[in-house]
RNA sequence: AUAUUAUAAAGAGUGGACGAGAGAACUGGCUCUAUGACUCCACGGCAACCUGCAAUAAGUAAGGUGCCCCUACCAGCAAAGCAAAUCGCUUUGGAUGAUGAUUA
Numbered sequence: 001a002u003a004u005u006a007u008a009a010a011g012a013g014u015g016g017a018c019g020a021g022a023g024a025a026c027u028g029g030c031u032c033u034a035u036g037a038c039u040c041c042a043c044g045g046c047a048a049c050c051u052g053c054a055a056u057a058a059g060u061a062a063g064g065u066g067c068c069c070c071u072a073c074c075a076g077c078a079a080a081g082c083a084a085a086u087c088g089c090u091u092u093g094g095a096u097g098a099u100g101a102u103u104a
Stems, first nucleotide, its partner, number of pairs: 003102005013043005021032003026076004044068003048065003051061003072096001077093006
């Protein structure tokens, strides 16, 4: 890689480099962005899973991975409900992707 499984409206940014798009992909919307986004580096931080300590539990540490605009930014597919002149709205599930743990 593959497969299985769990999770996601909480939390956590400064400096430097770069210089044009970025928020996974496609469509639509929305948002971030020359007051420099995205990405990379340094330092700092958070605490989701694993792990250590503690253990009835709540916790605590920050070692491994992860993460630090917007719910995974929202919708798209299905079902149920609401509304209705029309555009629509709500909830649940699914799909897809991400991350952890296990697997090989």
Model confidence (mean pLDDT): 79 of 100. This is a predicted structure of a 104-nucleotide RNA (SAM riboswitch aptamer (S box leader)) from Natronobacillus azotifigens. The sequence was found by an Rfam model in a public genome assembly. It matches the Rfam family "SAM riboswitch aptamer (S box leader)". Its family is annotated with regulation of gene expression in the Gene Ontology. Lineage of the source: Bacteria > Bacilli > Caryophanales > Bacillaceae > Natronobacillus.